[in-house]
Context: one part of a larger RNA
This record gives sequence, C1' cells and structure tokens, in this order.
RNA sequence: UGCAUCUGAGGGAAUUCGGCAAUUUAGCCCCGUGCCUUCGGCAUAAGGGGUCCCUGCGAUGGUGCAUAGCCACUGCAGGGUGCAAUAACUAGGGCGGUCCGACUGUUUAACAAAAACUUAGCCUUCCGCUAAGCCAAAAGGCCUUGUAUGGAAGGUGAUACCUGCCCAGUGCCGGUACUUCAAACCCGGGUUCAACCGGGCUAAGAGCCGGUAAACGGCGGGGGUAACUAUAACUCUCUUAAGGUAGCGUAAUACCUUGUCGUUUGAAUGACGACUUGCAUGAAUGGUAUAACGAGAUCGCCACUGUCCCCAGAUGGAACCCC
Repeated sequence: UGCAUCUGAGGGAAUUCGGCAAUUUAGCCCCGUGCCUUCGGCAUAAGGGGUCCCUGCGAUGGUGCAUAGCCACUGCAGGGUGCAAUAACUAGGGCGGUCCGACUGUUUAACAAAAACUUAGCCUUCCGCUAAGCCAAAAGGCCUUGUAUGGAAGGUGAUACCUGCCCAGUGCCGGUACUUCAAACCCGGGUUCAACCGGGCUAAGAGCCGGUAAACGGCGGGGGUAACUAUAACUCUCUUAAGGUAGCGUAAUACCUUGUCGUUUGAAUGACGACUUGCAUGAAUGGUAUAACGAGAUCGCCACUGUCCCCAGAUGGAACCCC
C1' cells in the first nucleotide's frame, strides 16, 4: 500500500446519478393501531411496556378419594444482581406521494426477473362428429374412447364505470337477373391425316349488389361573429368513408420545455397537485379509476449510521523495503 473483518469523539446524507454499502430494527407476551378498502384486508400498521433469579399468595389443567404429593401452564405482589436478562446464536428499519402491472406464478442455464410472458374474467371466429383444427404424398394418428355448459384459432387481460363515429381502402361473409372468363365439348373453316383458326356453351374467380370494426385499420382545414378586452355557445365555406365522443392529458406519450401557477426546499432541469392551445392522448391495437400485492420505476419524511466533514486505530494473512 491494497485485501478481509472490526471499532470510533462531534456532526448526521453535507457523500453520491442514487442512502450504493454498512448501520438501525429484530424472537415471544401485554397494551395500542390512522388513512384507504373489493369489508377479506391494510396490520407485526404506526407507537409504547415487559422478558433473568429468589420468596409469598393465587387461578387453570392432568393424575388422584384428597387446596396429600407430583407434573404442566399461568396471574399478582415483594425482594436480588449486572452497563446490559430473546445478554451468545437466532432475529422485520418504518411511514407517505406518484407511475406500471390487478394478484400467486413464469422468463433471456452463463450481462436483462421487468412495466415482458402467463393468469382468472370479457369478446370474436370456426366446427353437428365420417366435425373443425393439426401431423402425414399414404396408411394411420392427435384432439378423443371427448360431442357445442365441447373442442380449435385469435384478441383483450382481476374488479368497478364504460367501450363513441367510419364499411371509402384492405380482408372476411352472403347474394347475383346480367357482364367477363380456360380447357374439354358442340358447330364452321382448314389439313392427305394432323397441327391450326373462328364461333357457341361454361365452373371457380372477377365485375356488380349487400353485410361486417372486441376484423386490419382510420377518426380534417380556412374565415367571421357577443355593448372593455379576450374568448366564441352562433355562423359561412372547402372537403372526407367518417372527421376523435366519454375520459385522461407537459404524461413510461409534449418538440418548443427547466410550459404556467401552487405545495415541498435556504436553494429543486426533481416530486406532487392543478391548468392544458394534446409537435404526435383516447376507448378490448382497450379508456379511466382502483383496495391488496411487487428483489419493478421515481420523489419525500422519521430513525440510523465512517457514505461524507476527515480520517484514525485494531486483528489477520499478502505484496513491498532494509538487514
């Protein structure tokens, strides 16, 4: 000097991207326990007190005839020792705000455990069994020795309140008097026979007509107007398939942006609450809210500390230096 372990006056997060790391707390008994809530929880919430030994007096249980004895468990009072009685080991720091995901669960063996996947619930589509779907040139098999309260495929993701408008495009489904449409077939031409040419008939498909968005998806621009100003319930116009409804909103989405205001701080590009003209939110590509839960993300408060002010010391082994 670095490594491992430990201790520390006063201060107590000033450190740092960030309390990372290390402290603190800890078992059991008693008291007590706010907000919120899906009334189950939250909750060991939080916050207090006790804990060893001796003596006395009880309660309860077992055995037993028996406040004989013995065993177990427990209450009250008095006393004793120590700095300290879960004395070692063992053994939650706590609380609050916001985001995401409802939850338990699963995952990138060896950089990622998550907000990703799954999930119960909700919705759509296909399928009547010689089914649909899947493996397989086939035989055969899975689903299934099942049968629509079933199976298969897809989306969303507890629960609560809801889920607006658009079928023009792409897809899917249904219909279709009519149009188009290949070969075969029929008729005609042509050829020695063929080839070949023309016409007719015609399936699916397409055209055409409808339906369908919890199918893929989409959901405007300009001008004017109220007796201060501002704004525009109102109105004109272009245009679309329809012009974004309820909600939420500077957001895990906001470029401008450190938006503006308020709270928090001595000081805040932070956090939270509002406003909101939303570059480019928005409704099962789900929208909004949400108790409980989370080795998730983020902000704050209390306690606590060598993270720091500012380093010092101890123990162990290692390197290095001198002899």
Molecule: large-subunit ribosomal RNA, domain IV
Organism: Nanobdellota archaeon